Annotation: A computed fold for a 541-nucleotide part of an RNA from an uncultured organism, annotated as small-subunit ribosomal RNA, 5' domain. Its mean pLDDT, the model's own confidence on a scale to 100, is 82. The full RNA is in RNAcentral, with records from ENA, Greengenes and SILVA.

Context: one part of a larger RNA
RNA sequence: GGACGAAUGCUGGCGGCGUGCUUCAUACAUGCAAGUCGUACGAGAAAGCUUCUUCGGAAAGUGAGUAAAGUGGCGAACGGGUGCGUAACACGUGGGUAAUCUGCCUUGAAGUCUGGAAUAACCUUCCUAACGGGGGGCUAAUACUGGAUGAUUUUGAAGAUUGGCAUCUUUUUUCAAAUAAAGAUGGCGUGAUGAGCGCUGUCACUUCAAGAUGAGCCCGCGGCCUAUUAGUUAGUUGGUAGGGUAAUGGCCUACCAAGGCGACGAUGGGUAGCCGGCCUGAGAGGGUGACCGGCCACAUUGGGACUGAGAUACGGCCCAGACUCCUACGGGAGGCAGCAGUAGGGAAUUUUGCGCAAUGGGCGAAAGCCUGACGCAGCAACGCCGCGUGAGUGAUGAAGGCCUUCGGGUCGUAAAGCUCUGUCAGAUGGGAAGAACCCGGAUCGUGUUAAUAGCUCGAUCCGCUGACGGUACCAUCAGAGGAAGCUCCGGCUAACUCCGUGCCAGCAGCCGCGGUAAUACGGAGGGAGCAAGCGUUGUUC
Numbered sequence: 001g002g003a004c005g006a007a008u009g010c011u012g013g014c015g016g017c018g019u020g021c022u023u024c025a026u027a028c029a030u031g032c033a034a035g036u037c038g039u040a041c042g043a044g045a046a047a048g049c050u051u052c053u054u055c056g057g058a059a060a061g062u063g064a065g066u067a068a069a070g071u072g073g074c075g076a077a078c079g080g081g082u083g084c085g086u087a088a089c090a091c092g093u094g095g096g097u098a099a100u101c102u103g104c105c106u107u108g109a110a111g112u113c114u115g116g117a118a119u120a121a122c123c124u125u126c127c128u129a130a131c132g133g134g135g136g137g138c139u140a141a142u143a144c145u146g147g148a149u150g151a152u153u154u155u156g157a158a159g160a161u162u163g164g165c166a167u168c169u170u171u172u173u174u175c176a177a178a179u180a181a182a183g184a185u186g187g188c189g190u191g192a193u194g195a196g197c198g199c200u201g202u203c204a205c206u207u208c209a210a211g212a213u214g215a216g217c218c219c220g221c222g223g224c225c226u227a228u229u230a231g232u233u234a235g236u237u238g239g240u241a242g243g244g245u246a247a248u249g250g251c252c253u254a255c256c257a258a259g260g261c262g263a264c265g266a267u268g269g270g271u272a273g274c275c276g277g278c279c280u281g282a283g284a285g286g287g288u289g290a291c292c293g294g295c296c297a298c299a300u301u302g303g304g305a306c307u308g309a310g311a312u313a314c315g316g317c318c319c320a321g322a323c324u325c326c327u328a329c330g331g332g333a334g335g336c337a338g339c340a341g342u343a344g345g346g347a348a349u350u351u352u353g354c355g356c357a358a359u360g361g362g363c364g365a366a367a368g369c370c371u372g373a374c375g376c377a378g379c380a381a382c383g384c385c386g387c388g389u390g391a392g393u394g395a396u397g398a399a400g401g402c403c404u405u406c407g408g409g410u411c412g413u414a415a416a417g418c419u420c421u422g423u424c425a426g427a428u429g430g431g432a433a434g435a436a437c438c439c440g441g442a443u444c445g446u447g448u449u450a451a452u453a454g455c456u457c458g459a460u461c462c463g464c465u466g467a468c469g470g471u472a473c474c475a476u477c478a479g480a481g482g483a484a485g486c487u488c489c490g491g492c493u494a495a496c497u498c499c500g501u502g503c504c505a506g507c508a509g510c511c512g513c514g515g516u517a518a519u520a521c522g523g524a525g526g527g528a529g530c531a532a533g534c535g536u537u538g539u540u541c
Stems, first nucleotide, its partner, number of pairs: 001541004006537005013387006019380002021345001026343003030340003035074003040071002048062004052057001081298003091222007100215002105211007113147004122137006153178008163168001183203008224270003231261003236258008273295004277288004300321005323334004351377001353376003359373001360371004390420004400411004424482001426477005439463007447455002485530005490511003496525005506513002
C1' cells in the first nucleotide's frame, strides 16, 4: 500500500447494486415451508336459498355429485439448510466398466385376450382420559390375483465363427423351459334421448430394442502438520469353492497357503469438508474456501431396515439414549443445520412482511392447485458505485478571533450585499408505462377419419392476468432554503504558532517527547489529508 461476511469511537443527506450468526451441529413458543389428480375408483355432506306447511318441520327441490374424508396413481430421493464428521478414491483431474442399473422423456417394433377373490371408505359393536385399537357386515377400481398368447427378452443344453494357448468375448444356428398388460374420456352412428354395442380421436397400460439423462463401482496422478509416533496387520494378504449384489471384489462364509504395508514415512496423534474460485503479489509464491457454481457429508444422539427406478429418506417408519410437553399415572406426543421469529452464547449479524405477476419445480388432458424455491419489499453506511450539501459577482480587504517586531499580518472573496440556478429531499398532478409470455374464445388453413363431428399442429384477430406500486419516470410549484464531518500537523509523512503544564498530567506504530520559552502533552488560532464518511482494533498478502 491492498483486502475483509468484520467489530468499535465520532459523525451522518439521497439513490442504485450487492452482502448480512464467522461464536453454541445450543435449546426452541407460534405460523407457514409438498402436494396434486373426479379424464383411475366406490361413496358423499352441511350452511344458505326456493317451495310446501298443521308454523312444530326427521318435508321436497336446490346447493352438488360440490366440500371434506377414503382406496388408487405420480410426486414427496427435487428444491431449501448446515459444515458435525471425514486425511478418505471424500475432492480435483485423466481413464476404465468384456463388472453395472436408470422412473419420467425421445425414437422404433409388437401387443392390451379371458376369469376370480378381497379390502378401505360406509354401517354396527367393544376397549381407551387421550393417542389409538379390536370384532362383525357391505362394496369398487388403472389396487390384488388365476389362466391364455408371446420374442429381437431371460435361463439352460448343443454346435459354428472372430480375437485368443485357453477360461472368456463378438457374431450366429438349433432345441427346451420361463415371463405381460388397464382402462378412462371426446365425437359420430345404433339403440328408447337409457344401458350396451360399432367406428374413430386423445390420454393412459404391457413387452422388447436403441437413445438421452442421472447414478453405482474400479484405477493412475495431485493437494495439511507431527519421528518428542517406527514398526504395523488375523478377514489381515493371496488362492479354491460357495453365498450376496444391478454389478467387480474378503463384501460375507468354509477350507488352504503365509502373506500384505513401512524412512519414497506405514501405523499412531493433531487439524480440516474438497474444488471452480477469492485476496495479495511484477511474477514465482503466500493466504483463504463468506456470497455464486460443482461434488461430498449430515438432519436431537446411536443403530436398523422397509417402500421405491432412485434413500444421508431434514418436515417417513422401527428400536435404544438424553431432553421437552400432555396424562384420568395405565400410557402417549415431539425434533427449525427450511423461512421468519425467541432465549442463550458473543465484539458482532435483519422482518414472526407481500405475492405466485415473472423464472423454475410437483401433480393434472386441461382449467388450475401447491411452491418461505423464487420474485419483491423491510432493517443495517456492512461493502462498492453515483449524486448532492449551491453557482457567479463581491475590498471599506467590514466586524470578530488569532498572531505581532505594534508598522501590521492572517482567517479572507471567506462573510455580508447583489445577480442567478433548481440536482437531491418536500408538495401537487400525470403515469394502471415497460416487465407479458402462457392461457381462453372466434376465424382460416393442415393432418387424422366414413365424417363437414371431435381432436392434433400452424397462422391471424379479440379478450384475461402485476406482488413490487401510485413504484420508476415525467411535468409543475416554492425556495439557498433541509443536508459535513473525521483524523492528523517532531522525523518516517503533507501540514506551525501562541497559551497552559513543568519527568507532573499525559502522548506513543517505530525512533522517542515531557525535569519553566514543549512545532511531540492539553487548549486555541491557523494549516494538511480524506470525505458521507474518517480514525482505531483484528486477520491476511